[in-house]
RNA sequence: UCUUAUCAAGAGCGGCGGAGGGAUUAGGCCCUGUGAUGCCCGGCAACCUUCAGAUUUUCUGAAAAGGUGCUAAUUCCUACAAGUCAAAUGACUUGGAAGAUAAGG
Repeated sequence: UCUUAUCAAGAGCGGCGGAGGGAUUAGGCCCUGUGAUGCCCGGCAACCUUCAGAUUUUCUGAAAAGGUGCUAAUUCCUACAAGUCAAAUGACUUGGAAGAUAAGG
């Protein structure tokens, strides 16, 4: 960088540490010395994985030893396009873009 799948659920009243953090740009809205972000431990989930079954390009169920991942808010919301409503800014729905994660190339 490409492909496919998922992104509305879930997860601590623990330890360390001590200032900003929520991907990027902008706007908004939040979290944070009642200690955030981060690290460790714990936990959650079930992509890879293991086991069982079936109508076997796959599907269903169970498990959690291993590889990842995740653990405020829908990916926190919006930004682009189409549509509906309202006519003041806007609200809503769908799709896209961007991003995250897994597996493969």
The RNA shown here (SAM riboswitch aptamer (S box leader)) has 105 nucleotides and comes from uncultured Siminovitchia sp.
The organism belongs to Siminovitchia, within Bacteria.
Rfam family: SAM riboswitch aptamer (S box leader). From the family's description: The SAM riboswitch is found upstream of a number of genes which code for proteins involved in methionine or cysteine biosynthesis in Gram-positive bacteria.